[in-house]
RNA sequence: CGAGUGGGAUAAAUGAUCGCGCCUGUCUGUCCGCAAGGUGGCAGGUGAGGAAAGUCCGGGCUUCGCAGGGCAGGAUGCCGGAUAACGUCCGGUGGAGGCGACUCCAAGGAUAGUGCAACAGAAAUAAACCGCCGUGUAAACGGUAAGGGUGGAAAGGCAGUGUAAGAGACUACCGCCCGGGUGGUAACAUCCGGGGCAUAUGUAAACCCCAUCCGAAGCAAGACCAAACAGAGAACCAUAGGCUUGCCCGGCCUGUUCUCAGGUAGGUCGCUUGAGAUUAGCGGUAACGUUAAUACCAGAUAGAUGAUCAUUCACGACAGAACCCGGCUUACAGUCCCACUCGUUUU
Repeated sequence: CGAGUGGGAUAAAUGAUCGCGCCUGUCUGUCCGCAAGGUGGCAGGUGAGGAAAGUCCGGGCUUCGCAGGGCAGGAUGCCGGAUAACGUCCGGUGGAGGCGACUCCAAGGAUAGUGCAACAGAAAUAAACCGCCGUGUAAACGGUAAGGGUGGAAAGGCAGUGUAAGAGACUACCGCCCGGGUGGUAACAUCCGGGGCAUAUGUAAACCCCAUCCGAAGCAAGACCAAACAGAGAACCAUAGGCUUGCCCGGCCUGUUCUCAGGUAGGUCGCUUGAGAUUAGCGGUAACGUUAAUACCAGAUAGAUGAUCAUUCACGACAGAACCCGGCUUACAGUCCCACUCGUUUU
């Protein structure tokens, strides 16, 4: 210098004016409302993201349910660790890819059972089409899975012994299964011995088996206050009150106050001080844990976070909170930084 791998940061900047939400302080009224509460002026402060998104996992919180166990259903699936928890993360093991940095894996069981495997092929879990060998004049029959052919797959591979020709029939090596030793917390690695291997091919993101885990619904959850309105009780009135044409008789109707429980409109809380953030130290390979210091950083309920102007630059991507937090996934212009790999050249 070229090509590449892994990780991180940023997400135009500064100022002015106007507008909007929230908070604090302060002032205010013949204002609104039964009340709770709201409204107005002034000053100050503060106001989206790395994904606020998809709502795919996990947890907090809330209401309901729940002795314990089982069925059904769902999720997960090598080992160890982290964590509030996880299907996430970290570190390993095994496998696959790359010269390499490094990346990827849904990685238990196919010697419990069932299902499925197009086409080709004689035959697909079962075998004789060609070939080989034997018998036979021949037709044919018998033996044979070494060779050919079909197929993704043809009863472990390969070499030898053996045989009429062949075959784990036998032998060595590799593979598989079983037992043991050593190292490792473990997955596993490695070594030794045994078994000829009827365990018969693949598929479990097919049913299934095994192990572990899971109660349901979600902040429009839910809690509190409480006009209206239905109800219950107590007290008072019957010489009362109202209606009936002005009065009388007669006739008809029942109220007022208080308390309690429920509860609509409306209001308050839940609501943002948190398994939190930033910086530093310590422990740990790491995920993470811990200690100290610092600051408080949106909280609406028809839902604010905007507009204009000036200056500057590299001229600006994806995108907008609605209970909160940890992850995953998806979208994303440009710029910058760190570590590493391969190649070439020069010293």